Small-subunit ribosomal RNA, central domain from Hordeum bulbosum, 341 nucleotides, folded computationally. The coordinates come from a structure-prediction model, not an experiment, and the mean pLDDT is 82.

[in-house]
Context: one part of a larger RNA
RNA sequence: CCGGGCAUAAAGGGUACGUAGGCGGUGAAUCGAGUUUAAAGUGAAAGUCGCCAAAGUGGCAGAAUGCUCUCGAAACCAAUUCACUUGGGUGAGACAGAGGAGAGUGGAAUUUCGUGUGUAGGGGUGAAAUCUGUAGAUCUAUGAAGGAACGCCAAAAGCGAAGGUAGCUCUUUGGGUCCCUACCGACAUUGGGGUGCAAAAGCAUGGGGAGGAAACAUGAUUAGAUACCCUAGUAGUCCAUGUCGUAAACGAUGAGUGUUCGCCCUUAGUCUACACGGAUCAGGGGCCUAGCAAACGCAUGAAAACUCUGCCCGGGGAGUACGGUCGCAAGACCGAAACUC
Numbered sequence: 001c002c003g004g005g006c007a008u009a010a011a012g013g014g015u016a017c018g019u020a021g022g023c024g025g026u027g028a029a030u031c032g033a034g035u036u037u038a039a040a041g042u043g044a045a046a047g048u049c050g051c052c053a054a055a056g057u058g059g060c061a062g063a064a065u066g067c068u069c070u071c072g073a074a075a076c077c078a079a080u081u082c083a084c085u086u087g088g089g090u091g092a093g094a095c096a097g098a099g100g101a102g103a104g105u106g107g108a109a110u111u112u113c114g115u116g117u118g119u120a121g122g123g124g125u126g127a128a129a130u131c132u133g134u135a136g137a138u139c140u141a142u143g144a145a146g147g148a149a150c151g152c153c154a155a156a157a158g159c160g161a162a163g164g165u166a167g168c169u170c171u172u173u174g175g176g177u178c179c180c181u182a183c184c185g186a187c188a189u190u191g192g193g194g195u196g197c198a199a200a201a202g203c204a205u206g207g208g209g210a211g212g213a214a215a216c217a218u219g220a221u222u223a224g225a226u227a228c229c230c231u232a233g234u235a236g237u238c239c240a241u242g243u244c245g246u247a248a249a250c251g252a253u254g255a256g257u258g259u260u261c262g263c264c265c266u267u268a269g270u271c272u273a274c275a276c277g278g279a280u281c282a283g284g285g286g287c288c289u290a291g292c293a294a295a296c297g298c299a300u301g302a303a304a305a306c307u308c309u310g311c312c313c314g315g316g317g318a319g320u321a322c323g324g325u326c327g328c329a330a331g332a333c334c335g336a337a338a339c340u341c
Base pairs, nucleotide, nucleotide: 003313004312005311006310008295012309014197015196016195017194021190022189025084026083027082028081029080030079034076035073036072038070040068041067042066087187088184089183090182091180093178094177095176099173100172101171102170103169104168105167106150111145112144113143114142115141116140121132122131158165159164202243203242204241205240206239207238211237217231219229254308255307256306257305262287263286264285265284266283267282269280270279271278272277291298292297314341315340316339323334324333325332326331
């Protein structure tokens, strides 16, 4: 490379947008160097193989992949033109939502501080100790400050491309679903390079700092204990602006399209004169038929089919070395070989 694959065995890119490229609805007309019928030409000689007896010379017949040429065909593909409406988009009317951003604001709790009351413990653990307290703690009442997170509602629920998203109010803004079919008329889909976004941790500068808490320091445990448990505790966690670009970034399952037996629950709609229901559409869950699968299982339009794309090819060495690009750094991305089993 081929071939076979990618939930769990190696293998889906973290995610979207989108250039090139690939692939792609319906009807009609035209075209004819893709495609194709028929006919013609060519397909040398030597060599090789076969046959023969002569060879040689001379002559005849002539297969085939292919290629060329001529007369045609027009279904498919391509091209041009005209139309269509189901894909896609726009519009009208409704609807739901922790979707994003900014601003304001609320109560419970922890901590600290002030004041009152009050007296000997408190705290912590398997048990203790370090720690804290007669300089009056813990407890209790009241007041104040400050920071962070939002109990119940709450759900297999909702929203978002993913990461993610929850007190309440206001402003602003993106997307979606249903329904009517008014408009456009294939404008679709996927997407190498490219670009945006992207948890936590980390980094830079400036703020902030209640609680939790890497590091560090004790107390225990233990043979040891650089741990698990306890007491303290800094960075960080929070905010603003940049940066980093990685995660078991998971549904370990790429996106899109159409196809396939039913049942139950649920979210947002629409229709239906009785309706504790029925019909339909877009999601979220639980069973399951066919089918698939090595099995487990999947069966939310799949883990079955098609189009496009990414990736895999024994284990280790190794996501290492070298080199390049990016980054303030940490490091990220691309990514081997020797050797070995």

Its Rfam family is "Bacterial small subunit ribosomal RNA".